[in-house]
RNA sequence: CAUGUAUCAAGAGCGACGUGAGGCAACUGGGCCAUUGACCGUCCGGCAACCUGGUUUCUGCGGAGCGAAGGUGCCAAAUCCAGCCCUGGUAGGGGCAGAUAUGCC
Numbered sequence: 001c002a003u004g005u006a007u008c009a010a011g012a013g014c015g016a017c018g019u020g021a022g023g024c025a026a027c028u029g030g031g032c033c034a035u036u037g038a039c040c041g042u043c044c045g046g047c048a049a050c051c052u053g054g055u056u057u058c059u060g061c062g063g064a065g066c067g068a069a070g071g072u073g074c075c076a077a078a079u080c081c082a083g084c085c086c087u088g089g090u091a092g093g094g095g096c097a098g099a100u101a102u103g104c105c
Stems, first nucleotide, its partner, number of pairs: 003103006013044001015043004022033003027083004045075003050071003054066004079097001084094004
C1' cells in the first nucleotide's frame, strides 16, 4: 500500500510548556475553530474497552459480565453537515470515502 471483519449520533482539560498561521482527511458547497494562540509536538491528566494478560459464571469450548496491568487509539461541534441511490413523512434506510482496532499480505 492492498485486503477481510467489527465499530463510528456515547465518553474524555477553557491543563502546562514550546511553536507561530492556519486548521476541521481529499474535492465541492455550507458552517465552525483560530494571534483572547487554533493545528502540531512534549509532559501531566482523563475517556474508552478493539487486542494481550487477568477474573466471575460454565464439565469444557464459547457466550455474558467484572476489572483496567500491558499494546494501540481517542479527549470542539454526529466521521461538524451535505454530495451518490431508495422512499417521498425532508425524515429514515443504504452506499461511496475516511478513521480506529484486529487478522492477513
SAM riboswitch aptamer (S box leader) from a Chloroflexota bacterium, 105 nucleotides, folded computationally. Rfam family: SAM riboswitch aptamer (S box leader). Its family is annotated with regulation of gene expression in the Gene Ontology. It was read from a public genome assembly, where an Rfam model found it. NCBI's taxonomy places the organism under Bacteria, Bacillati, Chloroflexota. Of the family's consensus pairs, 88% are formed in the model.